[in-house]
A computed fold for a 92-nucleotide RNA, annotated as SAM riboswitch aptamer (S box leader).

RNA sequence: GACUUAUCAAGAGUGGCUGAGAGACUGGCUCUGUGACGCCCGGCAACCUACCGAAAAAAAGCGGCAAGGUGCUAAUUCCCGACAGAUAAGGA
Numbered sequence: 001g002a003c004u005u006a007u008c009a010a011g012a013g014u015g016g017c018u019g020a021g022a023g024a025c026u027g028g029c030u031c032u033g034u035g036a037c038g039c040c041c042g043g044c045a046a047c048c049u050a051c052c053g054a055a056a057a058a059a060a061g062c063g064g065c066a067a068g069g070u071g072c073u074a075a076u077u078c079c080c081g082a083c084a085g086a087u088a089a090g091g092a
Base pairs, nucleotide, nucleotide: 003090004089005088006087007086008085013041015040016039017038021031022030023029025081027079028078042073043072044071047069048068049067051064052063053062077084
């Protein structure tokens, strides 16, 4: 990179550093020196792992937890569109 499955109207900052663009793409419409993007910290969530509920044992499912792996933290994926995108998990 191509494929499969699931999710994408909830939730999350009066913080620190930096300093000019950012919201994938098209057309819009927005955010932004009253500090964007990014990084750190904090936080949110619960996809995967671990652990717990659990009772003869095990598995699945369900619920919990939030230690580990990710993710997310303006606007419904910001809106329309597309044979679009993002994230998680998986198999070859």
The model forms 96% of the base pairs in the Rfam consensus.